[in-house]
Molecule: Bacterial RNase P class B
Organism: Vagococcus zengguangii
RNA sequence: GUUUUCGGGUAAUUACAGCAAUCUUUUGAUUGUUGAGGAAAGUCCAUGCUCUCACAAGCUGCGAUGCUUGUAGUGUUCGUGCUUAGCGAAAAAAUAAGCUAAGGGACUCAUUUAUUGAGUUACGGCAACUAAAAAAGCUAAGGUCUUUGGACUAUGCUUGAGUAAGUUUGAAAGUGCCACAGUGACGAAGUGUUUGGAGAAAUUCAAACAGUGGAACGGGUAAACCCCUCGAGAGAGCAACCCAAAUUAUGGUCGGGGCAUUCUUUUCACGGAAUUGAACGUAGAAAGGGAACAAAGUAAUCUUUGUAGACAGAUUAUUACCGUUGGUUUUUCGUUCCUGGGAAAACCAAUACAGAACAUGGCUUAUAGAA
Numbered sequence: 001g002u003u004u005u006c007g008g009g010u011a012a013u014u015a016c017a018g019c020a021a022u023c024u025u026u027u028g029a030u031u032g033u034u035g036a037g038g039a040a041a042g043u044c045c046a047u048g049c050u051c052u053c054a055c056a057a058g059c060u061g062c063g064a065u066g067c068u069u070g071u072a073g074u075g076u077u078c079g080u081g082c083u084u085a086g087c088g089a090a091a092a093a094a095u096a097a098g099c100u101a102a103g104g105g106a107c108u109c110a111u112u113u114a115u116u117g118a119g120u121u122a123c124g125g126c127a128a129c130u131a132a133a134a135a136a137g138c139u140a141a142g143g144u145c146u147u148u149g150g151a152c153u154a155u156g157c158u159u160g161a162g163u164a165a166g167u168u169u170g171a172a173a174g175u176g177c178c179a180c181a182g183u184g185a186c187g188a189a190g191u192g193u194u195u196g197g198a199g200a201a202a203u204u205c206a207a208a209c210a211g212u213g214g215a216a217c218g219g220g221u222a223a224a225c226c227c228c229u230c231g232a233g234a235g236a237g238c239a240a241c242c243c244a245a246a247u248u249a250u251g252g253u254c255g256g257g258g259c260a261u262u263c264u265u266u267u268c269a270c271g272g273a274a275u276u277g278a279a280c281g282u283a284g285a286a287a288g289g290g291a292a293c294a295a296a297g298u299a300a301u302c303u304u305u306g307u308a309g310a311c312a313g314a315u316u317a318u319u320a321c322c323g324u325u326g327g328u329u330u331u332u333c334g335u336u337c338c339u340g341g342g343a344a345a346a347c348c349a350a351u352a353c354a355g356a357a358c359a360u361g362g363c364u365u366a367u368a369g370a371a
Stems, first nucleotide, its partner, number of pairs: 004371003008322006016035008037353001041364002044362005049237005054071006077232003081228001082103006104123001105121006124227002127168004135159004142153004174225002176221003186218001191210008241257003261291008269282003292307006323351011
């Protein structure tokens, strides 16, 4: 340095809240028992659960708008992105966020002769080449003719056009935009001057400078439209959601549930398309059975008790002793001595990060100290 575990203990008194029992007309009282983490934090990712929307299959019924189970469809939807490989949770498998290793791009810092090292990263795609013709026009070296003045003629050149069209690589490079100014803002585009080269000429090639501008061929833009890869029912979240007094209906206030370790059975009650009844439901009550964990008792089996549940949001406070860390002093162990180390005692100081809110799993961050 890295990984794993723990991360204070005991006793007494006391406060708050839940549950159980007993008493109490009620309000309450007494006794017992329980009461916040390894991260409860971040909200990065996911699973379950609840509700809404969409779609599909099925059930009951005369009739689906009801109920149950599910997430298909691959697109006028939504998300994703450097490359390769491995690891990666909730039973398994597969994966998410993330982690590890190697390699590439961009940027930042330090250093250096070069370079090298460290770090950050909303880093998929704006590519490289080739290139006509019809038709129109300019010139006349050469050639032919000639009244010796010239006339005709392209195989030279310009426009058409660096366009139509085509090739290569790639999973994917198509269409656009960079106001004003400027000839021209990304198209093998592009004004003026000077110099040089080619040519008979017509014309053409190169370089430098100048002008406009943030930028003049070096570029930029996909957080432009879009294209490609991979993936996916979508959204919200316990303040979700359900019931609902005074009050017949409506509404949704007080209030209650959701809500407390967890799974499951039975009965009653209630609800359930206008009447009946069914599928089905439980945010209603009661009575059972099983599982996990903790404590106490017990020789062991086993028995008993219990498992935080709020919502202006409880889970406290004081004292004493012990533990841990640091410092000082003394003693002691190994030893000839010294140093270092170990152990004990006394005194002083310190004792981290931090607080459940539907439940769970991974990741990340903070952390005195001990093993």